[in-house]
């Protein structure tokens, strides 16, 4: 120095839920709040999952409806890439 580990020290992040804003929705942002997390830091490259506005198809007098579909999302689903604190055994 690297890998491992999560002892020690300093700490870090922040689930559900409530609320604000954005959004068709999934979801995201700010505040509160802590379920948990050694990368629960960052990145949509691979897989998976969520949503379906627009579009297409069907039905119908019309409206509502049903199905397909990501160009929209999830990094706290897994893999991968990348950066990082401490250093007992």
């Nucleotide at each position: 120095g690297c890998a491992c580990u999560a002892a020690u020290a300093g700490g870090g992040c922040a689930a559900a839920c409530c609320u604000u804003u954005c959004g068709a929705a999934a979801g995201a942002u700010g505040g509160g709040g802590g379920c948990g997390c050694a990368a629960a830091g960052c990145c949509a490259c691979g897989g998976g999952c969520c949503u379906a506005a627009a579009g297409c198809a069907g039905g119908g007098g019309a409206a509502u409806c049903u199905g397909c579909u990501a160009u929209g999302g999830c990094a706290g689903c897994c893999g991968g890439g990348u950066u990082g604190c401490a250093c007992c055994a």
Molecule: c-di-GMP-I riboswitch aptamer
Organism: Paenibacillus sabuli